RNA sequence: ACCCUGGAGUCGCCGAAUCUCUGGAGCUUGACUCCGGUGAGCGGGGGACCCAACUCCGGGGCGUAUCGCGGCGCAAACCGCGUAGGGUACUUUUCAGCCCGAGCCCGUCAGCUAACCUCGCAGGCGAAUUGAAAGGCCGC
Numbered sequence: 001a002c003c004c005u006g007g008a009g010u011c012g013c014c015g016a017a018u019c020u021c022u023g024g025a026g027c028u029u030g031a032c033u034c035c036g037g038u039g040a041g042c043g044g045g046g047g048a049c050c051c052a053a054c055u056c057c058g059g060g061g062c063g064u065a066u067c068g069c070g071g072c073g074c075a076a077a078c079c080g081c082g083u084a085g086g087g088u089a090c091u092u093u094u095c096a097g098c099c100c101g102a103g104c105c106c107g108u109c110a111g112c113u114a115a116c117c118u119c120g121c122a123g124g125c126g127a128a129u130u131g132a133a134a135g136g137c138c139g140c
Stems, first nucleotide, its partner, number of pairs: 011126004018040002021037006027030001041121006051111001058109001059106004067082005085100004090135005096129001
């Protein structure tokens, strides 16, 4: 210097998926592992009057992830090209570049919806985008 493996830490990204305090158990006694609880915060669903609307061919929810064309094919699956929409390092707008444009759930049932009820706080990533305007933060 290079390669492989393991552990810890730092800085960040997508996303609601974060922070504080705390009980118990375990054995390998640790900045450990597992099962809970409390508070704050963030996010989702259900749920009146009024209003609105549906049923059939079911309908609906989370999410940016919809829709169209083509290829092969009976179809499904698969592949490709676009596209509504979404992400990109303080925030907003804008120019450009680079990406995503999935997946899952309910089960015949749910519009909006005050009170009220209820659920989640995961998972997956990276050699770090550019210019301009306005605003903010930090340092000198």